[in-house]
Predicted 3D model of a 248-nucleotide part of an RNA (large-subunit ribosomal RNA, domain VI) from a Muribaculaceae bacterium.
Context: one part of a larger RNA
RNA sequence: CGUUGGAGAUUUGCGGGGACCCGACACUAGUACGAGAGGACCGUGUUGGACGGACCGCCGGUUCAUCGGUUGUCCCGCCAGGGGCACUGCCGAGUAUCCGCGUCCGGACAGGAUAAGCGCUGAAAGCAUCUAAGCGCGAAGCCCACCCCAAGAUAAGAUCUCCUUAGAGGGUCGUCGGAGACCACGACGUAGAUAGGCGGCAGGUGGAAGCGCGGUAACGUUCGCAGCCGAGCCGUACUAAUCGCCCG
Numbered sequence: 001c002g003u004u005g006g007a008g009a010u011u012u013g014c015g016g017g018g019a020c021c022c023g024a025c026a027c028u029a030g031u032a033c034g035a036g037a038g039g040a041c042c043g044u045g046u047u048g049g050a051c052g053g054a055c056c057g058c059c060g061g062u063u064c065a066u067c068g069g070u071u072g073u074c075c076c077g078c079c080a081g082g083g084g085c086a087c088u089g090c091c092g093a094g095u096a097u098c099c100g101c102g103u104c105c106g107g108a109c110a111g112g113a114u115a116a117g118c119g120c121u122g123a124a125a126g127c128a129u130c131u132a133a134g135c136g137c138g139a140a141g142c143c144c145a146c147c148c149c150a151a152g153a154u155a156a157g158a159u160c161u162c163c164u165u166a167g168a169g170g171g172u173c174g175u176c177g178g179a180g181a182c183c184a185c186g187a188c189g190u191a192g193a194u195a196g197g198c199g200g201c202a203g204g205u206g207g208a209a210g211c212g213c214g215g216u217a218a219c220g221u222u223c224g225c226a227g228c229c230g231a232g233c234c235g236u237a238c239u240a241a242u243c244g245c246c247c248g
Base pairs, nucleotide, nucleotide: 001152005163006162007161008160009159010158011157015149016148017147018146021049022048023047024046025045026044027043033038051106052105053104054103055102059100060099061098066093067092068091069090070089071086072085073084074083075082076081111143112142117137118136119135120134169247170246171245172244173189174188175187176186177185194240195239196238197236198235199234200233201232203229204228205227210223212221213220214219
C1' cells in the first nucleotide's frame, strides 16, 4: 500500500515448516521348538541414551548500578569515617535477569493407499496359474494423524459486537516494557499506577557509624539478626506522561 468506511474479538486452512531415532530389563515362559545344549514369534509392562521444546520451584552457573573484607597510592586539613585509581584493583558472598549441569514434556495411537512379498477367485490354454478382467493382506517408507506458521490464499475467505462527515478511527508526542538493531509489537498518558521517587514486604550481605565497656596494643564486645541494599512483589499521584496538531 492492497483486501473498497473503521475498531475490537474469534476463526476456516489453500499452502508451508518442524518432528519422525535407538536400546535394556521383566512378564507371557524356561512355554512353543529341541535328544540335549539352548530357547522364541505374537502380546504386555517398566526403565534408559541421544535429540528436540518449554520453564527457573529444586540443583548448579552468571549477576562490572548489591553487601562485606582487604593491599598500594592520591584526596576530603588531621584523627575517626569516607571517596577516586590500580583488570570489576584483588578476594568472599549474591536478588532480579539470562541460562544448563537442573525440572517437566515430546517421538505415540488410529486410519488410507502401497513396495517387496503372501493370497482369493480366474481364463487365455476343458488342466494348471496371485493376473490377463476382478478382489484381499502386507513396511521404520508415502498420505493423514501430532506441533508451529498461515487469507498478499491479489481467488486477499468466515463469524460476532460496536462506532461512523454532528466525523468513528489512526498518527504525531510523552512515560515505559520479560518487545526490540532502527522500525515494528505491547502497556500507559491525570477519568492515570506507565516509569521514577517514596512506603511496606521479599531477597542479598552479615553485624554499620557512634558512644560505652574490656585490653598497653592489635583487637574484642553491648546497644543491635544491626546498617546498607540494582533489577523482584504490593501500595502510594510527590515528579514526568500537559495542551495541542496532522491524516481521515

Description
Its Rfam family is "Bacterial large subunit ribosomal RNA".